[in-house]
RNA sequence: AUGGGUGCGGGCGACGCCAUACCCCGAACCUGGUCAGGGCCGGGAGGCAGCAGCCAUAAGGAGUCACUGGCGGGCGCCCGUUCCCAU
Numbered sequence: 001a002u003g004g005g006u007g008c009g010g011g012c013g014a015c016g017c018c019a020u021a022c023c024c025c026g027a028a029c030c031u032g033g034u035c036a037g038g039g040c041c042g043g044g045a046g047g048c049a050g051c052a053g054c055c056a057u058a059a060g061g062a063g064u065c066a067c068u069g070g071c072g073g074g075c076g077c078c079c080g081u082u083c084c085c086a087u
Base pairs, nucleotide, nucleotide: 001087002086003085004084005083007081008080009079010078011077012076013075015072016071017070018069019068021064022063024061025060031056032055033054034053039048040047041046
């Protein structure tokens, strides 16, 4: 110096798990919006609050790992390094 092996460290990839990542559900009143009917105010025009329904969402629940982030074992490859062996 070259090759092989061992231990350690690092990088990348793969795999697994989780989530504030993705997705669905999700509030009689106690959230928001829109508010039929009905109610209230008004001489009227019109205005006000607002139940049901509908829509959205919070807490929460269910699911997924394609994306994002985190974690894990240390599986593959590569790099560095300790030691050993061979030439």

Predicted 3D model of an 87-nucleotide RNA (Bacterial small signal recognition particle RNA) from an Atopobiaceae bacterium. NCBI's taxonomy places the organism under Bacteria, Bacillati, Coriobacteriia, Coriobacteriales, Atopobiaceae. The gene name in the source record is ffs. Of the family's consensus pairs, 96% are formed in the model.